[in-house]
RNA sequence: AUUUGUAUAUAAGCGCCUGAACUAUUUCUCGUGCGCUUGAGAAAUAGUUGACGAGGAGGAGGAGUAUCGAAUUUGAUCGGCGGAUACCUCCCGGUUGCACAACCUCCAACCGUUAUAUGUUAUUCGAAAACGAAGAGGCGACUCUUUGCACAAAGAAGACAUGUAAGAGGUU
Numbered sequence: 001a002u003u004u005g006u007a008u009a010u011a012a013g014c015g016c017c018u019g020a021a022c023u024a025u026u027u028c029u030c031g032u033g034c035g036c037u038u039g040a041g042a043a044a045u046a047g048u049u050g051a052c053g054a055g056g057a058g059g060a061g062g063a064g065u066a067u068c069g070a071a072u073u074u075g076a077u078c079g080g081c082g083g084a085u086a087c088c089u090c091c092c093g094g095u096u097g098c099a100c101a102a103c104c105u106c107c108a109a110c111c112g113u114u115a116u117a118u119g120u121u122a123u124u125c126g127a128a129a130a131c132g133a134a135g136a137g138g139c140g141a142c143u144c145u146u147u148g149c150a151c152a153a154a155g156a157a158g159a160c161a162u163g164u165a166a167g168a169g170g171u172u
Stems, first nucleotide, its partner, number of pairs: 014082004019078001020049012052069003058091005092112006101172006116163006123157003131148007
C1' cells in the first nucleotide's frame, strides 16, 4: 500500500415509548358443535407503528406548546417524554453616527462573521414523504433499498423605496 472479515461511531425536525392501535405465540373464559373445526373477549410473553422535508448555530447562561410549508377521504403526522440552531439576558464581535481622513475610548441604534429593520420587484437557489415500477428482509403487523414522475411555503442573495440611530472625547 492492497484485499477480506469483525466491532464501534455516523442522529438535532432529531431521538425515545410507560398510553393507544396493530401482529405473532401460549393460556383462560364465553358461544356454536357429538367431535375436529370455527367466532368473540381477556391475560401473559415477544414484537410493529408512532413527523414528510425546507430553513435555522459567535460564546455562556436562562426559559420551554421554537419558524415554514407538504400529506391527510379507509389508518394515528393520535397521546406522552427528552433534546434542540427560534426567543430573552450578559460577554465578544460587526456596521452606522463626532461634516478631511485613519485609529482608540465612551455612548446610541440595529445586527451575528455574506454581521440594517420593513415594504416592493423580477431573477436565482430550490423539497421530501406521498404516488408508480422493481427488488430485499420478516410467520405476521410492518420495514428497507433502488428507480420514475411531480408539486410548496418561509427563507437567502440583487435592485429600489421607506424607516430607526444619526452623539462625546482623545491621538496622529